[in-house]
Context: one part of a larger RNA
RNA sequence: UUGGGCGUAAAGCGCGCGUAGGCGGUUUUUUAAGUCUGAUGUGAAAGCCCACGGCUCAACCGUGGAGGGUCAUUGGAAACUGGAAAACUUGAGUGCAGAAGAGGAAAGUGGAAUUCCAUGUGUAGCGGUGAAAUGCGCAGAGAUAUGGAGGAACACCAGUGGCGAAGGCGACUUUCUGGUCUGUAACUGACGCUGAUGUGCGAAAGCCAGGGGAGCGAACGGGAUUAGAUACCCCGGUAGUCCUGUCCGUAAUCGAUGGGUACUAGGUGUAGGAGGUAUCGACCCCUUCUGCGCCGGAGUUAACGCAAUAAGUACCCCGCCUGGGGAGUGCGGCCGCAAGGUUGAAACUC
Numbered sequence: 001u002u003g004g005g006c007g008u009a010a011a012g013c014g015c016g017c018g019u020a021g022g023c024g025g026u027u028u029u030u031u032a033a034g035u036c037u038g039a040u041g042u043g044a045a046a047g048c049c050c051a052c053g054g055c056u057c058a059a060c061c062g063u064g065g066a067g068g069g070u071c072a073u074u075g076g077a078a079a080c081u082g083g084a085a086a087a088c089u090u091g092a093g094u095g096c097a098g099a100a101g102a103g104g105a106a107a108g109u110g111g112a113a114u115u116c117c118a119u120g121u122g123u124a125g126c127g128g129u130g131a132a133a134u135g136c137g138c139a140g141a142g143a144u145a146u147g148g149a150g151g152a153a154c155a156c157c158a159g160u161g162g163c164g165a166a167g168g169c170g171a172c173u174u175u176c177u178g179g180u181c182u183g184u185a186a187c188u189g190a191c192g193c194u195g196a197u198g199u200g201c202g203a204a205a206g207c208c209a210g211g212g213g214a215g216c217g218a219a220c221g222g223g224a225u226u227a228g229a230u231a232c233c234c235c236g237g238u239a240g241u242c243c244u245g246u247c248c249g250u251a252a253u254c255g256a257u258g259g260g261u262a263c264u265a266g267g268u269g270u271a272g273g274a275g276g277u278a279u280c281g282a283c284c285c286c287u288u289c290u291g292c293g294c295c296g297g298a299g300u301u302a303a304c305g306c307a308a309u310a311a312g313u314a315c316c317c318c319g320c321c322u323g324g325g326g327a328g329u330g331c332g333g334c335c336g337c338a339a340g341g342u343u344g345a346a347a348c349u350c
Base pairs, nucleotide, nucleotide: 004321005320006319007304008303012318014201015200016199017198021194022193023192025088026087027086028085029084030083031082033081034080035077036076037075038074039073040072041071042069049065050064051063052062053061054060091191092188093187094186095184096183097182098181099180103177104176105175106174107173108172109171110154115149116148117147118146119145120144121143125136126135162169163168206247208245209244210243211242215241216240220236221235222234223233258317259316260315261314262313263312266295267294268293269292270291271290272289273288274287275286276285299306300305323350324349325348332343333342334341335340
């Protein structure tokens, strides 16, 4: 490289947007680049292959034929691909009428609880554990009541419920704002899909600067446990956790399953719509679209399982894999303030 693969064996980029490129709906006309075909020229000889012949055979040699091309020139065909022109509406998008939602950003507000402070009542314990002790407390703790301060998180509702591309999003109100779904079929008329390089977003931890600091709590100190105990348990507790601005760019970033389109039995639950029957209206019932689930047949799979949300049947595009260790290491490049990230070997060994 070919072939084969990527849920769990090695293998889907964490996720978008998007450049080049690749691929691309229906109809007509045209062109003839790809494609198909005829002719001519050329592809030296030798060699290879076939047939016949000559050395007694063979090797070897001779004669003839065949074959060999992304080839050139020229004539033709027009189904398919491409180019040009014209048209279409079902793909895609817009409009109009509706719908649901913890989608995002900013500002403001609220109650419960913990902690702390002040004051009143009040007295000897409190706290903690398997049991204890460290710890707090007669300088009045704990308990209880009132008032106050401050920070963080939003009980119930709450649901294999919803929204978002992913990370993720949960008190309430307002402002700004993105996407989705249903119905309609007014408009545009292929405007599409994917996407190397690129660019943006990206949990937690961590970094920088300035704030903030209630609770929790790496490190650290102490008490226990233990043979020891640099732990598990307990008492404290600094960074951090929170906010603003910047950086980092990684996770079992998981559905361990890239995106798009089409097709292929059923059953059932749930969320958001639309329509029908009926009705004063609603519920029930039926149909249908979209999302989230469960079961299950064909098919598929090494098996487990998956099964219209496919891991089934096909097509298009991208990424990735090629025995284990060495190693996601070294060296170099790029990025970063650093931590480190990214790209990513070999010797050797089994």

Annotation
This is a predicted structure of a 350-nucleotide part of an RNA (small-subunit ribosomal RNA, central domain) from an uncultured bacterium. The RNAcentral record of the full RNA draws on ENA.